[in-house]
Molecule: SAM riboswitch aptamer (S box leader)
RNA sequence: AUCUUAUUCAGAGAAGCGGAGGGACUGGCCCUAUGAAGCUUCAGCAACCCUGGCAUGUCCAGAUAGGUGCUAAUUCCAGCGAGAAAACCUCUCGGGAGAUAAGAA
Numbered sequence: 001a002u003c004u005u006a007u008u009c010a011g012a013g014a015a016g017c018g019g020a021g022g023g024a025c026u027g028g029c030c031c032u033a034u035g036a037a038g039c040u041u042c043a044g045c046a047a048c049c050c051u052g053g054c055a056u057g058u059c060c061a062g063a064u065a066g067g068u069g070c071u072a073a074u075u076c077c078a079g080c081g082a083g084a085a086a087a088c089c090u091c092u093c094g095g096g097a098g099a100u101a102a103g104a105a
Base pairs, nucleotide, nucleotide: 002104003103004102005101006100007099008098013042014041015040016039017038021031022030023029025079026078027077028076043071044070045069048067049066050062051061052060053059054057075097080094081093082092083091084090
């Protein structure tokens, strides 16, 4: 890097260093010198792996220790298709893309 499965409207930030970008991409709209990205430390959230239980499941409980992840805005919103008579708008459903986890070759 590729593939499979699951989840994706909940939740949770301070300090130090740093010094201009960031929110995947495109468009929009936002965040940012009242300090972006990144790095470090500490803290927290969650419960995929994990641990325990028995009722063996789309189950319940836990998080001391461990592997990840996450801590602005629904994945910030839309992107492709369909529906709500048509246009605009708005909403709903499905898909795509992305992200994360576990696994496969």